[in-house]
RNA sequence: UCAGAUGGCCGGAUGGCCGCUGGCCGUCUCUGCCUUCAUCGGUGGUGCGGCUGGAGGAAAGUCCGGGCUCCACGGAAACACGGUGCCGGAUAACGUCCGGCGGGGGCGACCCCAGGGAUAGCGCCACAGAGAACAAACCGCCUAUGGGCCUUAACGGUCCAGGUAAGGGUGAAAAGGUGCGGUAAGAGCGCACCGCGGCUUCGGCAACGAAGGCGGCAUGGCAAGCCCCACCGGGAGCAAGACCAAAUAGGGAUGGCAAUUGGCGCGUUUCCGCGUCGUCGUCCGGGUAGGUCGCGAGAGGCGUUCCGUAAGGGGCGUCCCAGAGGAAUGGUCAUCCCUUCGGCAACGAAGGACAGAACCCGGCUUACAGGCCAUCUGACGCU
Numbered sequence: 001u002c003a004g005a006u007g008g009c010c011g012g013a014u015g016g017c018c019g020c021u022g023g024c025c026g027u028c029u030c031u032g033c034c035u036u037c038a039u040c041g042g043u044g045g046u047g048c049g050g051c052u053g054g055a056g057g058a059a060a061g062u063c064c065g066g067g068c069u070c071c072a073c074g075g076a077a078a079c080a081c082g083g084u085g086c087c088g089g090a091u092a093a094c095g096u097c098c099g100g101c102g103g104g105g106g107c108g109a110c111c112c113c114a115g116g117g118a119u120a121g122c123g124c125c126a127c128a129g130a131g132a133a134c135a136a137a138c139c140g141c142c143u144a145u146g147g148g149c150c151u152u153a154a155c156g157g158u159c160c161a162g163g164u165a166a167g168g169g170u171g172a173a174a175a176g177g178u179g180c181g182g183u184a185a186g187a188g189c190g191c192a193c194c195g196c197g198g199c200u201u202c203g204g205c206a207a208c209g210a211a212g213g214c215g216g217c218a219u220g221g222c223a224a225g226c227c228c229c230a231c232c233g234g235g236a237g238c239a240a241g242a243c244c245a246a247a248u249a250g251g252g253a254u255g256g257c258a259a260u261u262g263g264c265g266c267g268u269u270u271c272c273g274c275g276u277c278g279u280c281g282u283c284c285g286g287g288u289a290g291g292u293c294g295c296g297a298g299a300g301g302c303g304u305u306c307c308g309u310a311a312g313g314g315g316c317g318u319c320c321c322a323g324a325g326g327a328a329u330g331g332u333c334a335u336c337c338c339u340u341c342g343g344c345a346a347c348g349a350a351g352g353a354c355a356g357a358a359c360c361c362g363g364c365u366u367a368c369a370g371g372c373c374a375u376c377u378g379a380c381g382c383u
Base pairs, nucleotide, nucleotide: 001379002378003377004376005375006374007373008372009371010370012336013335014334015333016332017331018330020054021053022052023051024050025049026048027047030045031044032043033042034041056354060365061364063363064362065361066360067359068237069236070235071234081233082232083231084230085229086100087099088098089097090096101115102113103112104111105110116228117227121226122225123222124221125220138168139167140164141163142162145161146160147159148158149157150156176194177193178192179191180190181189195217196215197214199212200211201210202209203208241293242292243291244290251284252283253282254281255280256279257278262277263276264275265274266273267272300319301318302317303316304315305314306313307312337352338351339350340349341348342347
């Protein structure tokens, strides 16, 4: 210098003018209400004035995990259903994060993995292929063995039986691999190395690793098929939920008036008895509209220090930092910054990523113009 890897950060800057919105203060001279005969006074407002706060790293998807709220529930266990799945740790918790292990990729920094169990059982393995799990003989190889034929016979040739998993071919996968020996040809048939499976010792909390020795090789793959094992799990969600509470229409209690001539119901009809039906007030209660709370001091931010490899935890100091209605969080001008286009240049023109809170928090995933910082890797050059 070029090409990369990992982690972190920013997400246009400053100023003027004009707005929107939360809070606080002032004002009563704009307006509502209360009080009073009235003035005065009190109180509120989207009346006016001032001060001050006002989107994000993802506010998003709503995919996990919690807080909080209500409902259900006597305790425990089992079953069903759903979820998670190498080991150790972090955490309020997690499917998240950190550190390690194993496997795979990369020259490397580093990256990726749904990574328990296939001798508990069941099931599946398309197409192709002779054969796909109690292996299999299509082509090829063999003539040591048995039989037939040619041949006088032998040698030899040929056919059949038989042997053979070395070679070819099919397939995602063909029942350990390579080499030497061995054999009629072959074959873990024998041996060496590698692989695989037990065993012992050592290291590690563990996953696992190393060494030694044993076994001639047996258990092909799929559990994001059923299943087995271990662990976790009540349901609904701020439209949760709590409080205040109109008009109108119901309900209950009670009082006055009307009426015992009436209607309805019950006791079978008459008689008789009981209840109920009207109207005007007063009080109580439920609920609707509406209003208030829930609603932001928190698993909080920043700085520093100690412990820890780290995730993270403890201490100390300091700060208060949006909260509404579904709606606000902006516009414009100037200077600068960046990108694109035009131009030799001066300069001119256009534009500013993704996106946008609504109960809160921890994660994950997805979107994102451009830029900055730190550490590391490879190549080339120079000293």

A computed fold for a 383-nucleotide RNA from an uncultured Alphaproteobacteria bacterium, annotated as Bacterial RNase P class A. It matches the Rfam family "Bacterial RNase P class A". About the family: Ribonuclease P (RNase P) is a ubiquitous endoribonuclease, found in archaea, bacteria and eukarya as well as chloroplasts and mitochondria. It was read from a public genome assembly, where an Rfam model found it.